[in-house]
Predicted 3D model of a 499-nucleotide part of an RNA (large-subunit ribosomal RNA, domain I) from Shewanella electrica.
Its mean pLDDT, the model's own confidence on a scale to 100, is 85.

Context: one part of a larger RNA
RNA sequence: CGUAUACGGUGGAUGCCUUGGCAGUCAGAGGCGAUGAAGGACGUAUUAACUUGCGAUAAGCGUAGAUGAGGUAGUAAAAACCGAUUGAGUCUACGAUUUCCGAAUGGGGCAACCCACUUACAUAAGUAAGUAUCUGCAUGUGAAUACAUAGCAUGUAGAGGCAAACCGGGAGAACUGAAACAUCUAAGUACCCCGAGGAAAAGAAAUCAACCGAGAUUCCCCUAGUAGCGGCGAGCGAACGGGGACCAGCCCUUAAGCUUUUGGGGUGUUAGUGGAAUGCGUUGGAAAGCGCAACGGUACAGGGUGACAGUCCCGUACACGAAAACUAACCAGAAGUGAAAACGAGUAAGGCGGCACACGUGACAUGUUGUCUGAAUAUGGGGGGACCAUCCUCCAAGGCUAAAUACUCCUGACUGACCGAUAGCGAACCAGUACCGUGAGGGAAAGGCGAAAAGAACCCCUGUGAGGGGAGUGAAAUAGAACCUGAAACCGUAUACGU
Numbered sequence: 001c002g003u004a005u006a007c008g009g010u011g012g013a014u015g016c017c018u019u020g021g022c023a024g025u026c027a028g029a030g031g032c033g034a035u036g037a038a039g040g041a042c043g044u045a046u047u048a049a050c051u052u053g054c055g056a057u058a059a060g061c062g063u064a065g066a067u068g069a070g071g072u073a074g075u076a077a078a079a080a081c082c083g084a085u086u087g088a089g090u091c092u093a094c095g096a097u098u099u100c101c102g103a104a105u106g107g108g109g110c111a112a113c114c115c116a117c118u119u120a121c122a123u124a125a126g127u128a129a130g131u132a133u134c135u136g137c138a139u140g141u142g143a144a145u146a147c148a149u150a151g152c153a154u155g156u157a158g159a160g161g162c163a164a165a166c167c168g169g170g171a172g173a174a175c176u177g178a179a180a181c182a183u184c185u186a187a188g189u190a191c192c193c194c195g196a197g198g199a200a201a202a203g204a205a206a207u208c209a210a211c212c213g214a215g216a217u218u219c220c221c222c223u224a225g226u227a228g229c230g231g232c233g234a235g236c237g238a239a240c241g242g243g244g245a246c247c248a249g250c251c252c253u254u255a256a257g258c259u260u261u262u263g264g265g266g267u268g269u270u271a272g273u274g275g276a277a278u279g280c281g282u283u284g285g286a287a288a289g290c291g292c293a294a295c296g297g298u299a300c301a302g303g304g305u306g307a308c309a310g311u312c313c314c315g316u317a318c319a320c321g322a323a324a325a326c327u328a329a330c331c332a333g334a335a336g337u338g339a340a341a342a343c344g345a346g347u348a349a350g351g352c353g354g355c356a357c358a359c360g361u362g363a364c365a366u367g368u369u370g371u372c373u374g375a376a377u378a379u380g381g382g383g384g385g386a387c388c389a390u391c392c393u394c395c396a397a398g399g400c401u402a403a404a405u406a407c408u409c410c411u412g413a414c415u416g417a418c419c420g421a422u423a424g425c426g427a428a429c430c431a432g433u434a435c436c437g438u439g440a441g442g443g444a445a446a447g448g449c450g451a452a453a454a455g456a457a458c459c460c461c462u463g464u465g466a467g468g469g470g471a472g473u474g475a476a477a478u479a480g481a482a483c484c485u486g487a488a489a490c491c492g493u494a495u496a497c498g499u
Base pairs, nucleotide, nucleotide: 001498002497003496004495005494006493007492008491009490015484016448017447020419021418022416023415024414025413026412027411028410029408030407031162032161039101040100041099042055043054044053046078049075050074051073061095062094063093064092065091066090067089070082071081072080106115107114108113116131117130118129119128120127121126133159134158135157136156137155138154139153140152141151166197167195168194169193170192177184181231207214208213218245219244220243221242222241228236229235249400250399251398252344257337258336259335260334261333262332263331264330268326269325270324272320273319274318278293279292280291281290282289294311295310296300302314303313304312349373350372351371352370353369354368355367356366359385380395381394382393383392384391435442436441455483458470459469460468461467
């Protein structure tokens, strides 16, 4: 040095576990905000730090209800206290307080800071209220400029900001595909902006159909990858009709209605309450295991308890419950509002140029409109895919409208041939943290002693070390905190053999 065996070290795979995730189902909710939000800064305890809660009334104050023998949140003990029917603490509802920043709104500003004015009360300090902008309305005042108007002032009402997706509108790419690329595609997608609601939008035919008829809109399945469009390339791609979901119609001198509000019974939400039934023996550290004998079940869902519990605990089925706040729908009442002025004219139609329609200008109907023109008035007008006639059908240029549909930042209950710590959210753990970056931004690693800390008193070695040896606890300490199991690589010790 090698091989083999045994025993260790190192390491943290594997197994088992789950506080956390992921995906859904059924309900709820779908907003919060000048009565100051979302999000923060700074404080606040017997407290040095962090988390949680709260706000100078500061882990809290009041009222009402429920529960209640234990409490003073956690890491986390200790000290000092509170309370036990004279009711602490906890939970629910409604209130009070709620520093400073932040739309931030008195002015300023390098957010959490600086500096004011007016009024009232106090006058020694100070306390309270008000003072942003825009818009609507009302009143007053009022230039150049006579009337006026602009402007200004006051009052009053509203707005502003935030928020995951869904919705409507405005504006709008490129990579890419076409095996290059220019029409085309990607795509009216991404991004940006505006606006609204719990849904939004659309909507009661100047619609389709085809000589038969249907009868608002929306969504789904077919029709159908069909008819078509298309450097007829790549690709794009209907409708009629049929079957379903859901159904609702109305208004413009009158209202249909809408908004606000009061009351009513009743329903539900926000705390809760009751809630059946087992013993013995045995193994074991521990019984829920095993054996024997019982019982309940409208409850054998689930979780916990020293191993696997219907009958030990929490629960579960079922039954019951609200002083207070809120409550869809319904019933009864009150107040307010009520567009368009009278059926729709600079409209329809037309020329030029675009866009939207599955349809790229084509033979291209239809819708829309930047520009130029410009009717008729129901004895009228539009459409039926160039255009004309016949025929059929409808009535534009005003408006409202639930449901079926889309989505889930959020709340509750439940489910999973979903994950089980390199997985599952980036995050099971004080994670959007540590750390990196001027910044926008990027972004981790890290779970497990034991049933119970019973977390090793005391002794010894030692640097009043690290670490270890005894003793003790425990079922187990090769479960000792670098703690369940403890693979491999890697490093040793001992023995045997070989060289």